[in-house]
Context: one part of a larger RNA
RNA sequence: CGCUAGAAAAUUGAGAGGACAUGACCUUAGUACGAGAGGACCGGGUCGUACGUACCGCUGGUGUAUCUGUUGUGCCGCCAGGUGCAAUGCAGAGUAGCUAUGUACGGAUAGGAUAAACGCUGAAAGCAUCUAAGCGUGAAACCAACCUCAAGAUGAGUUUUCUUUUAAGGGUCGUCAAAGACUAUGACGUUGAUAGGCUACAGGUAUAAAGGCAGUAAUGUCAAAGCCGAGUAGUACUAAUUGCCCGUAAG
Numbered sequence: 001c002g003c004u005a006g007a008a009a010a011u012u013g014a015g016a017g018g019a020c021a022u023g024a025c026c027u028u029a030g031u032a033c034g035a036g037a038g039g040a041c042c043g044g045g046u047c048g049u050a051c052g053u054a055c056c057g058c059u060g061g062u063g064u065a066u067c068u069g070u071u072g073u074g075c076c077g078c079c080a081g082g083u084g085c086a087a088u089g090c091a092g093a094g095u096a097g098c099u100a101u102g103u104a105c106g107g108a109u110a111g112g113a114u115a116a117a118c119g120c121u122g123a124a125a126g127c128a129u130c131u132a133a134g135c136g137u138g139a140a141a142c143c144a145a146c147c148u149c150a151a152g153a154u155g156a157g158u159u160u161u162c163u164u165u166u167a168a169g170g171g172u173c174g175u176c177a178a179a180g181a182c183u184a185u186g187a188c189g190u191u192g193a194u195a196g197g198c199u200a201c202a203g204g205u206a207u208a209a210a211g212g213c214a215g216u217a218a219u220g221u222c223a224a225a226g227c228c229g230a231g232u233a234g235u236a237c238u239a240a241u242u243g244c245c246c247g248u249a250a251g
């Protein structure tokens, strides 16, 4: 821009894409078969491998604005306590998020028309013949079935609702994240929990400082404290103010 009033939702599915894998074991059954050696079809069940999709409750990884320990050196006048730099100084842990090696699930079942092949009926050709007329069985291939997208499918579909016009609705702007390069998408904008703050909890570190006590002292203890990024709730304290713009067909 189109879809012939404009919108907000929900849909149908022309069409397109994805997927389609495979092993071992148990049983049927040491059965059928076979002199024996050996050894099934068909059917039932179990466990895997690779691949794929999703997720983070578990096991782990990462987690450079979390916590702790610690070395050298500079600074905060000194002690104490901190802080800068040294690959995040080094080291030990680690929330959220993201993740696999972790977890869950998947390729199922049942169809249609067939290939090779196997048949039924059956003439030409009094017989025979699956074929000439006719009718069947038959494969991971084909068409559907399963999953995803999908009406620019210009063949532009359908349903519901709203708007009788400074309309309905949308945008701008702001607070943001399950989203993200930008945009877009999604949540919210005081009739408000959208983000921050605060409080509580979860969770992480591991017993802060100051002081008392014990010890000559290092240190220990009183004492699971102190601190804390992303998590879950609550709470309008702060910021989402007021506005402006587009939209206006037919009758």
Stems, first nucleotide, its partner, number of pairs: 001152001005163007015149004021049007033038001051106005059100004066093005071086006111143002117137004169246004173189005194239003197235005203228003211222004
Large-subunit ribosomal RNA, domain VI from a Bacteroidota bacterium, 251 nucleotides, folded computationally. The coordinates come from a structure-prediction model, not an experiment, and the mean pLDDT is 86.